[in-house]
Context: one part of a larger RNA
RNA sequence: GGACGAACGCUGGCGGUGCGUCUAAGACAUGCAAGUCGUGCGAUUAAAGCUCCCUUCGGGGAGUGUAUAAAGCGGCGGACGGGUGAGUAACACGUAGCUAACCUGCCCUCUGGACUGGGAUAACGGUGCGAAAGCGCCGCUAAUACUGGAUACGCCGGAAGGUCUUCCCGACCUUUCGUGAAAGUGGGCUUUGUUCCACACCAGAGGAGGGGGCUGCGGCCUAUUAGCUUGUUGGUGGGGUAAUGGCCUACCAAGGCUACAAUGGGUAGCUGAUCUGAGAGGAUGGUCAGCCACACUGGGACUGAGACACGGCCCAGACUCCUACGGGAGUCAGCAGUUAAGAAUCUUGCACAAUGGGCGAAAGCCUGAUGCAGCGACACCGCGUGAGCGACGAAGGCCUUCGGGUUGUAAAGCUCUUUUCUGGGGGAAGAAACCAGCGAUUAAUAGUCGCUAUCUGACGGUACCCCAGGAAUAAGCCUCGGCUAAUUACGUGCCAGCAGCCGCGGUAAUACGUAAGAGGCAAGCGUUGUCC
Numbered sequence: 001g002g003a004c005g006a007a008c009g010c011u012g013g014c015g016g017u018g019c020g021u022c023u024a025a026g027a028c029a030u031g032c033a034a035g036u037c038g039u040g041c042g043a044u045u046a047a048a049g050c051u052c053c054c055u056u057c058g059g060g061g062a063g064u065g066u067a068u069a070a071a072g073c074g075g076c077g078g079a080c081g082g083g084u085g086a087g088u089a090a091c092a093c094g095u096a097g098c099u100a101a102c103c104u105g106c107c108c109u110c111u112g113g114a115c116u117g118g119g120a121u122a123a124c125g126g127u128g129c130g131a132a133a134g135c136g137c138c139g140c141u142a143a144u145a146c147u148g149g150a151u152a153c154g155c156c157g158g159a160a161g162g163u164c165u166u167c168c169c170g171a172c173c174u175u176u177c178g179u180g181a182a183a184g185u186g187g188g189c190u191u192u193g194u195u196c197c198a199c200a201c202c203a204g205a206g207g208a209g210g211g212g213g214c215u216g217c218g219g220c221c222u223a224u225u226a227g228c229u230u231g232u233u234g235g236u237g238g239g240g241u242a243a244u245g246g247c248c249u250a251c252c253a254a255g256g257c258u259a260c261a262a263u264g265g266g267u268a269g270c271u272g273a274u275c276u277g278a279g280a281g282g283a284u285g286g287u288c289a290g291c292c293a294c295a296c297u298g299g300g301a302c303u304g305a306g307a308c309a310c311g312g313c314c315c316a317g318a319c320u321c322c323u324a325c326g327g328g329a330g331u332c333a334g335c336a337g338u339u340a341a342g343a344a345u346c347u348u349g350c351a352c353a354a355u356g357g358g359c360g361a362a363a364g365c366c367u368g369a370u371g372c373a374g375c376g377a378c379a380c381c382g383c384g385u386g387a388g389c390g391a392c393g394a395a396g397g398c399c400u401u402c403g404g405g406u407u408g409u410a411a412a413g414c415u416c417u418u419u420u421c422u423g424g425g426g427g428a429a430g431a432a433a434c435c436a437g438c439g440a441u442u443a444a445u446a447g448u449c450g451c452u453a454u455c456u457g458a459c460g461g462u463a464c465c466c467c468a469g470g471a472a473u474a475a476g477c478c479u480c481g482g483c484u485a486a487u488u489a490c491g492u493g494c495c496a497g498c499a500g501c502c503g504c505g506g507u508a509a510u511a512c513g514u515a516a517g518a519g520g521c522a523a524g525c526g527u528u529g530u531c532c
Base pairs, nucleotide, nucleotide: 001532002531003530004529006528007527008526009525010524013383014382015381016380017379018378019376020375021341026339027338028337030336031335032334035076036075037074040073041072044069049064050063051062052061053060054059083294084293085292093218094217095216096215097214098213099212102211103210104209107207108206109205110204111203112202113201115149116148117147118146124139125138126137127136128135129134159175160174161173162172163171164170184199185198186197187196189193220266221265222264227257228256229255232254233253234252235251236250237249238248239247269291270290271289272288273284274283275282276281296317297316298315299314300313319330320329321328322327347373349372350371351370355369356367357366358365359364386416387415388414389413396407397406398405399404421469422468423467424466425465426464430459436452437451438450439449440448441447476521477520478519479518480517481502482501483500487516488515489514490513491512497504498503
């Protein structure tokens, strides 16, 4: 000198863009943060319409149909998105490869299929236990829930043979064994059809995107840590996994690592990057992006394409809460917010309008992701606090050799301007889709494409523009001995104090305090801390 997620002191007009618990991975009141689908299913409730029956002509009952809501069965999603950095010195990360050792829901392309049966169960009704959380028994019912059989080109496993290739199990051909489906829902009609369309479904092949595993190389300190290791190192058989492998197990052998630093200890999430520097390098890893790990602490599996699962389950522990003392409930390192700690870090806001995500055929619903607003000079950038003229120079202040000098064109005054400000008026872009209608394509009223019309904005009456008014609303902080730009007077008298270093202060202090003046930076200026 530069830099900062900064803090402190004094001061403070506006806007834009960013950033904002670095400490206690301490503890948390309250609200919200993951739902959705009635075009999978049964049942229930309510209104209009339609049909039928009864009628005292007021109406009542049943069915259908549409819509709706809390719960239930079922499907998909809760493995994404969001948070944090505790642990981890490791194939965790980065980079380059390998996987002939692997998986992959939704999505895309292609091939083939979707036949025929069955038994339950929740909801519901009844009943019982319990303070509650909740639970039991009996009875009824449905499905895209569960399940038997058939079908099997292909797929999977076993056996045999041949060809090609690879370090051998990779590709092709023949025979044998086992294996699936939703018969669904909605719509259309000329033919009411096991027909067509849409969405679902099953098997197989391929793709895209995603993931698992393995390897080379790379990036901290410590030798005042020199030896470490028994599932340890390798083999065989078996198990397990999507898959290789001591990953696990039985047996066998006695190996494996290490001064090119093993083992131990300390510290630490890694990277793209960021800061600094001419570079080499050094330091850092907050925001943003990629990867990893974690979710009160420890352990475990279940479900599933995917988890050993932040707002799922089970066990143990700690803590908090409820209790009728028998037993239960909870876990903000999601968004706000509280408390504690601390030098220190924000609102218990608005909206799903946009982007994105989940579900749904769609309308739509959900979304503290996100978009915005609020608070904070925390940082960077931009603007303003007026402009021109104006005296051999007002007053006042300060100094003085008493002549004057300086503050100083500064003020006043005159002439302007209106960025800002105040008042008034106008007023966006961000919005295009979806839906509806028409046309083209088409067997088609699916789908797709095009055109037309209507609608949709949290921010926000915001940005921006126009008019009016009036210099009107807006300057401080630090320093002035040398380094280092800028000096005098008074007070004080080794006192009070200053200080980054050298050092000032003991009676004329350019170094302390005040004033005047000057210098520097400026909505900031200084100080402290840390890095280069």
A computed fold for a 532-nucleotide part of an RNA from a metagenome, annotated as small-subunit ribosomal RNA, 5' domain. The coordinates come from a structure-prediction model, not an experiment, and the mean pLDDT is 82. Its Rfam family is "Bacterial small subunit ribosomal RNA". Gene Ontology terms of the family: structural constituent of ribosome and ribosome.